Source information
The prediction has a mean pLDDT of 86. A computed fold for a 349-nucleotide part of an RNA from an uncultured bacterium, annotated as small-subunit ribosomal RNA, central domain.
Context: one part of a larger RNA
């Protein structure tokens, strides 16, 4: 290269937006570049094939042929590819009305717990398996009532829902994203996918400034133990929260790229939009998106999985290629640093 694969064996980029590339729906004219057939010329000779010849034979060697599977002239064909001209609506998109949600920002607000500050009532404990630091008669722990503070929002809440993913949960305003239904009124292929690229990206980490109620690495003490650099307890910084700035990782997960079509069926559930019934919540069927579960066929090494495929097909990108050695070294690029991204070898088994 061919060729096999990526859920769990080695592989799906963490996620989108998007440039080149690649790929693209129905009719219909026109070219005729690709393609097809047919013809020029050329493809040195020698190898390589096949025939006959010759050194007794073979190799070697000599004729002759046919190959050279490729460019190339000129003609013809017109189904597909492509260009180029008009045309459609089914794909896409917009419009009309709807309608569901923790989709996002940034102001405002409330309550319950909690500490802590000042009083009030009370009088010996509070802590733990037990108990020690510790706190406590200078009044703890409980309990009232008052203020101060931060930081999360309990039922509702669901096997729910929303977003691309990360992820998103008290209320109310104000801007904003995106989905679905719905009329078929409009554009008329405007598409899929996407190597660079360039945004988004839990947690912890970093830098500047604030902020600090709980909780708490590190760390100090107390216990427990042979030991105890744990578990239990009493302390307690950093962080955690905020505000711009970096960092760019992860069992970032469905361990399962995205688009698009086709393939038995039962059942849960959110929405939406239709029919009946109803005074109404609602309830039945019937339709589309969404989200679960159990399965036919098929598929799988087996678990499974099965219209949310791991079935059957197209497209397009990523990525595997024994195991250590190693996601490491060296170089490069980024990054304040911590690192991160790309990524061998030699050994070895």
């Nucleotide at each position: 290269c061919u060729g096999g694969g990526c859920u769990u064996a080695a592989a799906g980029c963490g996620c989108g937006u998007g440039u080149a590339g690649g790929c693209c729906g129905c009719c219909g004219g026109g070219u005729a570049a690709g393609u097809a057939c047919u013809u020029u010329g050329u493809g040195a000779a020698a190898u390589c094939c096949c025939a006959c010849g010759u050194c007794u034979c073979a190799a070697c060697c000599g004729u002759g042929g046919a190959a050279c599977u490729g460019c190339u002239u000129g003609g013809u064909a017109u189904a597909c590819u492509g260009c180029c001209c008009g045309g459609c609506u089914c794909g896409a998109g917009g419009c009309u009305g709807g309608u569901a949600g923790a989709g996002g920002u940034g102001c405002c607000u409330g309550g319950a717990a909690c500490u802590c500050u000042a009083g009030g009532u009370g009088g010996a404990g509070c802590g733990u398996g037990a108990a020690a630091u510790g706190c406590g008669u200078a009044g703890a722990u409980a309990u009232c009532u008052a203020g101060a503070g931060g930081a999360a929002c309990g039922c509702c809440c669901g096997u729910g829902g929303c977003g691309a993913a990360a992820g998103c949960g008290g209320g109310g305003c104000a801007c904003u994203g995106g989905g679905c239904c719905u009329g078929a009124c409009c554009u008329g292929a405007c598409g899929c996918u996407g190597a660079g690229a360039c945004g988004c990206g839990a947690a912890a980490g970093c830098g500047u400034g604030g902020g600090g109620a709980g909780c708490a690495a590190a760390c100090g003490g107390g216990a427990u133990u042979a030991g105890a650099u744990a578990c239990c307890c009493c302390g307690g910084u950093a962080g955690u929260c905020c505000a711009c700035g970096c960092c760019g990782u992860a069992a970032a997960c469905g361990a399962u790229g995205c688009g698009c079509a086709c393939u038995a069926g039962g059942u849960u559930u959110g929405u939406c939009g239709g029919a009946c019934u109803c005074u109404g919540a609602c309830g039945u069927c019937c339709g589309g998106c969404g989200u679960g579960c159990c399965g036919a066929a098929g598929u799988a090494a087996a678990a499974a999985u099965g219209a949310u495929a791991a079935g059957u097909g197209c497209g397009c990108c990523g990525c595997c290629u024994g195991g250590g050695g190693a996601g490491u070294a060296c170089g490069g690029c980024c990054g304040c640093a911590a690192g991160g991204c790309u990524a061998a070898a030699a050994c070895u088994c």